[in-house]
Context: one part of a larger RNA
RNA sequence: UGACGGGGGCCCGCACAAGCGGUGGAGCAUGUGGUUUAAUUCGAAGCAACGCGCAGAACCUUACCAGUCCUUGACAUGGGGAGUUUGGUUUCCGGAGACGGAUACCUUCAGUUCGGCUGGCUCCCACACAGGUGCUGCAUGGCUGUCGUCAGCUCGUGUCGUGAGAUGUUGGGUUAAGUCCCGCAACGAGCGCAACCCUCAUCUUUAGUUGCCAUCAGUUAGGCUGGGCACUCUAGAGAAACUGCCUGCGAUGAGCAGGAGGAAGGCGGGGAUGACGUCAAGUCCUCAUGGCCCUUAUGGACUGGGCUACACACGUGCUACAAUGGCGGUGACAAUGGGCAGCGAAGGGGCGACCUGGAGCAAAUCCCAAAAAGCCGUCCCAGUUCGGAUUGUACUCUGCAACUCGAGUGCAUGAAGUUGGAAUCGCUAGUAAUCGCGGAUCAGCAUGCCGCGGUGAAUACGUUCCCGGGCCU
Numbered sequence: 001u002g003a004c005g006g007g008g009g010c011c012c013g014c015a016c017a018a019g020c021g022g023u024g025g026a027g028c029a030u031g032u033g034g035u036u037u038a039a040u041u042c043g044a045a046g047c048a049a050c051g052c053g054c055a056g057a058a059c060c061u062u063a064c065c066a067g068u069c070c071u072u073g074a075c076a077u078g079g080g081g082a083g084u085u086u087g088g089u090u091u092c093c094g095g096a097g098a099c100g101g102a103u104a105c106c107u108u109c110a111g112u113u114c115g116g117c118u119g120g121c122u123c124c125c126a127c128a129c130a131g132g133u134g135c136u137g138c139a140u141g142g143c144u145g146u147c148g149u150c151a152g153c154u155c156g157u158g159u160c161g162u163g164a165g166a167u168g169u170u171g172g173g174u175u176a177a178g179u180c181c182c183g184c185a186a187c188g189a190g191c192g193c194a195a196c197c198c199u200c201a202u203c204u205u206u207a208g209u210u211g212c213c214a215u216c217a218g219u220u221a222g223g224c225u226g227g228g229c230a231c232u233c234u235a236g237a238g239a240a241a242c243u244g245c246c247u248g249c250g251a252u253g254a255g256c257a258g259g260a261g262g263a264a265g266g267c268g269g270g271g272a273u274g275a276c277g278u279c280a281a282g283u284c285c286u287c288a289u290g291g292c293c294c295u296u297a298u299g300g301a302c303u304g305g306g307c308u309a310c311a312c313a314c315g316u317g318c319u320a321c322a323a324u325g326g327c328g329g330u331g332a333c334a335a336u337g338g339g340c341a342g343c344g345a346a347g348g349g350g351c352g353a354c355c356u357g358g359a360g361c362a363a364a365u366c367c368c369a370a371a372a373a374g375c376c377g378u379c380c381c382a383g384u385u386c387g388g389a390u391u392g393u394a395c396u397c398u399g400c401a402a403c404u405c406g407a408g409u410g411c412a413u414g415a416a417g418u419u420g421g422a423a424u425c426g427c428u429a430g431u432a433a434u435c436g437c438g439g440a441u442c443a444g445c446a447u448g449c450c451g452c453g454g455u456g457a458a459u460a461c462g463u464u465c466c467c468g469g470g471c472c473u
């Protein structure tokens, strides 16, 4: 000077408390450990690993294993030689395929001194080399997590101290804030805070192939047509909030409390934004890269298998245990989005998954698209008309191919489960809870992830205690 203390003072945070809903018990999904295995590829490890890398492992992916093959190599540059573009498709043979061999058809680069002469391309040869998801994240760059969106971290000059250092940055108030005010051997400044950025909430204006009968006419009754931008909306510009106004408190200050007006009031809600640094934190398997290692193999190709195993243990979720519910009927109201190798309407077939059909749409125009919780009736507290695991069977779809190992549908089957021990998690308002919808990845596959809207609470006395953090001592 720091750090630490079951030292003190002051102050914050869903930290506790007050509440609401969960997890821990059940079944299943998913990740991990362990075990098993020829292989179950690798990494991640308290918070800050464990629905994490993986925004999607049947082949591919794929890095793992077994087997079969290749050796200047799947890819790059350079030298020599040969050929002449070359590329694609069909058929046949051997083979699991990679690969090797044959065959037919289509196509046939540019320049040109018309010479394969030059470039390019293919094949062959030898060598430099290629290649490595091999090791080291404790050699590194870059990127990221975390403390923490916490309010801190420093510098110049001056002053003090032999010096390390101190001061400033402490103190009195105040704030979400080292925010601001006052004081002070300090005076200033920088990185952070805040603001400038995006979005939501109000209004004005500009614009009208969405919207409107608001107004007028027609109408097949559908904004459908004429017509019109008033409204809704869309998307550009602008206005608006600043403790600006009033009262009180305060030190006449910073500010605080209440009020007015206002769509919004004291940071209006949300987002983006992450200081100096910490954890030799994470990543050599995104990429880049030093060093080391492999070089007929630790490189490359392929078929099949594995990453999906299963006495068990843990994490994260989904569905339930029911009546605030299940089932049947009814049929109203969203928003974000996506769509051409795509979304796919109407109509028809099927109990259904789906099939057929092909209108329209590169989309404020067409389609996905049906919103669901809601409302009405029924069931009458039971392992049930709860619950849906598991299994049988018949199908559907994608795809070269669903055996290992996809998703979905019908019928049958109907397991555990009657609210969950110790313990533990989230959340302070359009939040929790609950309800559905969309998207990325993607041929197919979502209970995960990222978004969207609908319905819509309870509670906060307070800071003694638990946890984390800030300042002074």
Base pairs, nucleotide, nucleotide: 007473008472009471010470011469012468013467015463016462019427020426021425022424023423026319027318028317029316030315031314032313033312034310035309042053043052064305065304066303067302068301069300070299073129077128078127079125080124081123082122083121084120087106088105089104091102092101093100094099109119110118111117131294132293134292135291136290140288141287142283143282144281145279147277152191153190154189155188156187157186158167159166160165171182172181173180197271198270199269200268202239203238204237205236206235207234208233211229216226217225218224242265245259246258247257248256249255321420325379326378327377328376329375330374337368338367339366342361343360347356348355349354386417391412392411393410394409395408396407397406433455434454435453436452437451438450439449

The part of an RNA shown here (small-subunit ribosomal RNA, 3' major domain) has 473 nucleotides and comes from an uncultured bacterium. The coordinates come from a structure-prediction model, not an experiment, and the mean pLDDT is 84. The full RNA is in RNAcentral, with records from ENA and SILVA.